This is a predicted structure of a 349-nucleotide part of an RNA (small-subunit ribosomal RNA, central domain) from Ottelia alismoides. NCBI's taxonomy places the organism under Eukaryota, Streptophytina, Mesangiospermae, Liliopsida, Ottelia.
Context: one part of a larger RNA
C1' cells in the first nucleotide's frame, strides 16, 4: 500500500454551510481524449521458452525460430464515459393557496410557591433524624392573619407527542424571523450529491470585568455515624448556578456520517390531502410526511437489526490496523488562563 472494516470487539469528525476536488437524470447530433479492433516500427546481445546440433551423457556450449506487456505511427469502430450543438420533466429549485410547531430574536404582562422584613393574635417549643446532636426560641420562635421587597422558575395540561442541523426549546401576549409539509395549476430546466481545507454554532464546568444574588448548593465549618468516616444522613453555608463577553469541550450516543434507488406484512400514534357518512365527537377507506413498538425475507460472531436497516445495490467525505508507554513527550497553532487542537519514539509484555 492492498485486502478487509468501522451499532456492542480498534475505528462515524459534537453538528452544520460551503469551497477546490471526486462522482452524476432523459433523448437526439457531433467529435473521437478515454474504450475496442486492424497493420507497422521499436523494445541490443546475452537470459527465459521452442526446434535442431556438439562435447561418450549432464551440467554447458552452437545454430535457427518463438514471445509479452509497454512505447510511437496510421487505418477504421462510435456502445459506453467525455466534448460539441439542441430537447425533456421525472431529479433540484421557484412562485401561488392552506397549515404545522415548547424552532429563532426582541419587548411588555402574570400568578403559585420560597426567603427576607413589617404590624396583629398568641405563648413553649420548633426544627431534624434509623436514633440523636449541633442549630432556632421569653431579646416571644414556630403557628395563623394583613402589609412591602427581591430574584431565580414556570404545578396541572405532558404523551411512547412536538419543533429545531446538533447542542437545546414548555406561564401568557405582541412584534419580527428561519423550518418543515401539503395542494392544484403554471415557471425554470441538471441549477444535483458528497465535500480536504476554511467559516458558523456549540451542554455542564471553568475564566474577565462588572452590577445581581430569593432558592438550591461544590470547596469549608460543625453535629451524628463508625473500629476508622476526609462518604453516605443532619444544621450552616461561600464560589456557582440568573445577566453580558471568553472557552470548544462531554456516554456532544441511536455508542449507528451524508445522498440516492429497491426490496413482505399486519398494529399504535402526530401532521395534512381526499373518498364516504354523521347534528357532532367519532368511526371506516385511501395518499403524502413524520415519531414508535412488533415482525418475513436477508443480514449478523452472537446480541440484535429488520422500508427510520445493521438487507440489496451506486457515490462522495472521515477514521482504524495488538495491549501498554499515551492521548503522554517534542515541535507547532491557538487560549487571559485552565487548557484545547495536531501527535510520535525508546522500552517492555
Nucleotide at each position: 500500500u492492498u485486502u478487509g472494516g468501522c451499532g456492542u470487539a480498534a475505528a462515524g469528525c459534537a453538528u452544520c454551510u460551503c469551497u477546490a476536488g471526486g462522482u452524476g437524470g432523459c433523448u437526439u447530433u457531433u467529435u473521437a481524449a478515454g474504450c475496442c479492433c486492424g497493420c507497422c516500427g521499436u523494445c541490443a546481445a546475452a537470459u527465459c521458452c521452442c526446434a535442431g546440433g556438439g562435447a561418450u551423457c549432464a551440467a554447458c556450449c552452437c545454430u535457427g525460430g518463438a514471445c509479452a506487456a509497454g512505447u510511437g505511427g496510421u487505418g477504421g469502430a462510435a456502445a459506453c464515459u467525455a466534448c460539441c450543438a439542441a430537447u425533456c420533466c421525472g431529479g433540484a429549485g421557484u412562485a401561488c393557496g392552506g397549515u404545522c410547531g415548547g424552532g429563532g430574536c426582541a419587548g411588555a404582562g402574570g400568578g403559585a410557591a420560597u426567603u427576607u422584613u413589617u404590624g396583629g393574635u398568641g405563648g413553649a417549643g420548633c426544627a431534624g433524624u434509623g436514633a440523636a446532636a449541633u442549630g432556632u426560641g421569653u431579646a416571644g420562635a414556630g403557628a395563623u392573619c394583613g402589609g412591602a421587597a427581591a430574584g431565580a422558575a414556570c404545578a396541572u395540561c405532558a404523551a411512547u407527542g412536538g419543533c429545531a442541523a446538533a447542542a437545546g426549546c414548555a406561564c401568557u401576549c405582541u412584534g419580527u424571523u428561519g423550518g418543515g409539509u401539503u395542494g392544484a395549476c403554471a415557471c425554470u430546466a441538471a441549477c444535483a450529491c458528497u465535500g480536504a481545507g476554511a467559516g458558523a454554532c456549540a451542554a455542564a464546568a471553568u475564566c474577565u470585568a462588572g452590577g445581581g444574588g430569593a432558592g438550591c448548593a461544590a470547596g469549608u465549618g460543625u453535629g451524628a455515624u463508625u473500629a476508622a468516616a476526609u462518604u453516605c444522613c443532619c444544621c450552616a453555608g461561600u464560589a456557582g448556578u440568573a445577566c453580558u463577553a471568553u472557552c470548544g469541550u462531554a456516554a456532544a450516543c441511536g455508542a449507528u456520517g451524508g445522498a440516492u434507488a429497491c426490496u413482505a406484512g399486519g398494529c399504535u400514534u402526530u401532521g395534512u390531502g381526499u373518498g364516504u357518512a354523521u347534528c357532532g365527537a367519532c368511526c371506516c377507506g385511501u395518499g403524502u410526511a413524520g415519531u414508535g413498538a412488533u415482525g418475513u425475507a436477508g443480514c449478523u460472531a452472537a446480541c440484535a437489526c429488520g422500508u427510520u436497516a445493521a438487507g440489496u445495490g451506486u457515490c462522495c467525505c472521515g477514521c482504524c490496523u495488538g495491549g501498554g508507554g499515551a492521548g503522554u513527550a517534542c515541535g507547532u497553532u491557538u487560549g487571559c488562563a485552565a487548557g484545547a487542537a495536531u501527535g510520535a519514539a525508546a522500552c517492555a509484555c